[in-house]
Order: sequence, then C1' cells, then structure tokens
RNA sequence: GGGCGACAAAGGCAAACCCGGUGAAAGCCGGCGACGCAAAGCUCCGAGGCUACCGCACGCCCUGCGUGCCAUGCCAGUCGAGCCGCCGAA
Repeated sequence: GGGCGACAAAGGCAAACCCGGUGAAAGCCGGCGACGCAAAGCUCCGAGGCUACCGCACGCCCUGCGUGCCAUGCCAGUCGAGCCGCCGAA
C1' cells in the first nucleotide's frame, strides 16, 4: 500500500411509532426515539420501486367528476456502479 472486517478502541449515522412543519402525492425537514448500519458518507450513471399536481386519452348525470397513461417529482436504509473516507485483530 492492497485485500479483509473483530463480542477491539475512538468517533459517526439513525428504521418504526409519535409530535410539528412542508408538499397535490410519493416524500422531505426538525424534534423524539433506536430497528439496524463498516460506508446507513456523496452522486440518480444502470436496473428496480413509489407517487401523478400539470399534461394527454376516454367516459359521464360536463362551472365539474371519474378511470387510464405519463417523471419533469421522489427512494442512496432495494441492488449494481462511480467518487471520497475512520480504525486495525485474525
């Protein structure tokens, strides 16, 4: 230095529930709280998933409503990839 990852040490993150905020929704942010995590740090590049305001199509009892499609919105704690990074037993 590389690989690897321990009932090690130091430090870190924080699922669900609940509360507040935000958003059309999915979700996100803050608080609380720890299920877990060695990248649960970062990037939507590939795959996958969630949502559907707007738009488009169709229908109807047509100031509108319903159904279907759609990512330009999301998920990095779904997987892969890229970038960066703490520690050091076997």